[in-house]
This is a predicted structure of a 392-nucleotide RNA (Bacterial RNase P class A) from a Bryobacterales bacterium. Of the family's consensus pairs, 92% are formed in the model. The prediction has a mean pLDDT of 76. Lineage of the source: Bacteria > Pseudomonadati > Acidobacteriota > Terriglobia > Bryobacterales.
This record gives sequence, C1' cells and structure tokens, in this order.
RNA sequence: CCUGUUGUACGGGUGGUCGCUCGCGGGCGAGCUUUACUCGCCGGCGGGAGGAAAGUCCGGUCUCCAUAGGGCAGCAUGCCGGCUAACGGCCGGGGGGGUUCGCUCAAAGCGGAUUUCACGGAAAGUGCCACAGAAAAUAUACCGCCGGGGAUUCGUGUGAAAGCUCGACAUUCUCGGUAAGGGUGAAAAGGUGCGGUAAGAGCGCACCGCGGGCGGAGCGAUCCGCCUGGCAGGGUAAACCCCAUGCGGAGCAAGACCAAAUAGGGGAGGAGGGGCGGCCCGCUCCGUUCGACUCCCGGGUAGGUUGCUAGAGCUUGGCAGCAAUGCCUCGCCCAGAGGAAUGAUCGCCGCCUUUCGGGGUACAGAAACCGGCUUACAGUCCAGCAGGCCCA
Repeated sequence: CCUGUUGUACGGGUGGUCGCUCGCGGGCGAGCUUUACUCGCCGGCGGGAGGAAAGUCCGGUCUCCAUAGGGCAGCAUGCCGGCUAACGGCCGGGGGGGUUCGCUCAAAGCGGAUUUCACGGAAAGUGCCACAGAAAAUAUACCGCCGGGGAUUCGUGUGAAAGCUCGACAUUCUCGGUAAGGGUGAAAAGGUGCGGUAAGAGCGCACCGCGGGCGGAGCGAUCCGCCUGGCAGGGUAAACCCCAUGCGGAGCAAGACCAAAUAGGGGAGGAGGGGCGGCCCGCUCCGUUCGACUCCCGGGUAGGUUGCUAGAGCUUGGCAGCAAUGCCUCGCCCAGAGGAAUGAUCGCCGCCUUUCGGGGUACAGAAACCGGCUUACAGUCCAGCAGGCCCA
C1' cells in the first nucleotide's frame, strides 16, 4: 500500500416551482343581536419516516375481561455477581473449548492476547448409542503375549527293529493366564513413568486425574493447600425426566364518549290523522278490540370525538462506577395520519460507471408507545485482526 473480516459512527448536500398532511397566528364572509364559539374562503409561519420504521422473537407501559387461597397440567429460563420498569437483554467475573504469542532444545506445563459456549443435575429412575468391533456398559477376548499338555518335522542318546528318552527353530490342536501391545469406533472400564511378573495387571510406588474429609481466600461461581481412599467409574438431559425460578387471558380493530335516518322495544296522550297547489264543499287513504297520529324514554347502526403522542424522551457539562448504568445540571420539543400525508419535477454539487452521448446512487416506508434481540444494507470515516506485495 492492497484485499478480506470484525466492531463502531454515518447513511447524500443545496436551491427553484407545484402539491399533501398537522399545528399556530392574521384578514374577509356567514350562522346568531354583540362577546365567545362554529363553518367557509384567502394568505402567512413552523413541523413532517428509519438505523433498521422490517421480522413480530423476547420484555414492559397502557386498556378491557377474568381472578378467595393453594395445587395439577403446559410453556419458558438455567455458572456467579451486578444493571434495569422488566427481560430469554446488557456489563463484569469464574469455568470449559478453539486460535495465536511468550517462557522451554522440545513435549507437557505455566502465563498473556483474542474468540467461543443451551455452562443446573448422568452418583434418583427409565430409555437410546447406526456402521465397525471380541466387547457400547450386569463387561468381554479377534490377533497378539505367557504357561501346561498333545501331534507333525528335525536333531540327540539307546536299540537289530518297532519304539522310548531328552531337546529345538518352526507349524498346528487343546486347556488356562493376561488386558501391556495391535486392530474397530465419535467414544473402549483412569493417564505417564519406574518397579514387578511366566506374561501381565493400581499388583506396588511417584506425579497427574477422580472420590471423601479438613483448612484458607472470595459476596459468590470458583480457586489454592493439606490429609486420606487404589478408585466410584463411558456418552447422551437441543431424550423422557428431576431440581430451582418465572408466567391469568386478549390486545389501540384495546377501551371510553357523543349520536342521524329507518325498523324494532317501553311509557303517556289519543278519535281522529293525512292526500287532492291557498280556502270551502266534495272525493279518497289509514285508524278508533289488532290504536292511526302526537310527544317522551332507552338500546343500538352509520358517522363523529377521544385514546394519540412531553416520554423508562433528546441533549450539554459534571460526578460515582472497570463497565453496563445511575445521579445532578444547561438547553430542546422532535410525524400523529388513518384506506392511511411525508410527494412530483427542474437545476448545481458529491460518489460509482461509461462505448464520453449518457446511465446509476444501497436496504428499505411510521400506524398506541417504550427497552432489547435478529435479519437486510451501495458507499464512506476510524480502530482491531488475518493474508499478500514493496522499501529500509
């Protein structure tokens, strides 16, 4: 210097014109006699998507419903401490694993850095462990090693011979010993070394590991040391299960308020009420037990209002803390729509690309609100790590 990766911050800028939505003033007109209020028109000023608004996975605020207390079932979480409104989130620590560096001749071990873990219990019980392998958990024995016996072969001694005695490299059969070594497997009944033995074996010993006890350090997880036992004994709980802790349900289309027309419901009055252009006559319709018509009340639909955005809020500085975070303080108000606005277009600049005409500019769009997690993302800044190239 380049590339990759991880974390972190950002995630186009500026101007003109025309619109959309919300809020706040102003002017004119109307509803009413004025104020106030409401409506309409005109014009002005200000606000108007995100780091993830996404997935709706987890936790809460808020609202309604349910609920004496307790339990079963179900679901979730699971080393320790802290933070927080809360959490399955975050921070710090402990332990295990990976990578790398240092000490070391090297290994082991120790230490540092970094990264990762679904990290309670397998010594309560049940289940499962493919293939391979002797054996996958009441242990067992394929090859091998060692011992006894037999056979074959050869040698030796004796004998006329058959045979017998002794021995051996080897082959083979059989009876035992063994679990060192080989082999199988993801995993094999503690590991390494020395002694020991026919060969072996915790058979004995040292160190490591493991179980039990004691002591010390730490809030704790845990760590360190001493004593003791040759040693319980495979893995799997993201299998059932056991233990501990937590959890009532539905969700802003929650819920609350106002409330038309029509048709039902309840109550009171009621013999009349309506149409034929205004009046009279006349005609006609509906009624007087099934009550026309008038008035009042209630539920409720459409519709409207609210919930609705000043909040676990943003931000400046300081303090406490390793940190997450908390406290104090300066300043700020930052969408509130609702079949759902936040846009369209024209310039200039930035970035990428180009066949020099131009083309492109990521992921993605609030729906009551907040804290997290996860996922998507062109390009840019900074830092760490890894690899490559060049120079000294």
Its Rfam family is "Bacterial RNase P class A". Gene Ontology terms of the family: dimeric ribonuclease P complex, tRNA processing and ribonuclease P activity. The family's RNA type in Rfam is ribozyme.